[in-house]
RNA sequence: GCCCCCGUAGUUCAACGGAUAGAACACGGGGUUUCUAACCCCGGAAUAGGGGUCCGAUUCCUCUCGGGGGCG
Numbered sequence: 001g002c003c004c005c006c007g008u009a010g011u012u013c014a015a016c017g018g019a020u021a022g023a024a025c026a027c028g029g030g031g032u033u034u035c036u037a038a039c040c041c042c043g044g045a046a047u048a049g050g051g052g053u054c055c056g057a058u059u060c061c062u063c064u065c066g067g068g069g070g071c072g
Base pairs, nucleotide, nucleotide: 001071002070003069004068005067006066007065010025011024012023013022018055027043028042029041030040031039048064049063050062051061052060
């Protein structure tokens, strides 16, 4: 330098182009318990960035950024 894949809560993962972007674990609050753990209830928290297509984009196109792999 060229090609391919990936980027969503703190982490690991979901989401035919259409519902308020969902779950688990973690975190915070409460309940239970003599205390802790476990268990139960509640809560906060995310689409890497810009542009485009579309009535509608996490999803499709494009550029940039970041990560991984292959070739030279």
This is a predicted structure of a 72-nucleotide RNA (transfer RNA) from a Minisyncoccales bacterium. The coordinates come from a structure-prediction model, not an experiment, and the mean pLDDT is 81. Rfam family: tRNA. By type it is a transfer RNA. Gene Ontology term of the family: triplet codon-amino acid adaptor activity. About the family: Transfer RNA (tRNA) molecules are approximately 80 nucleotides in length.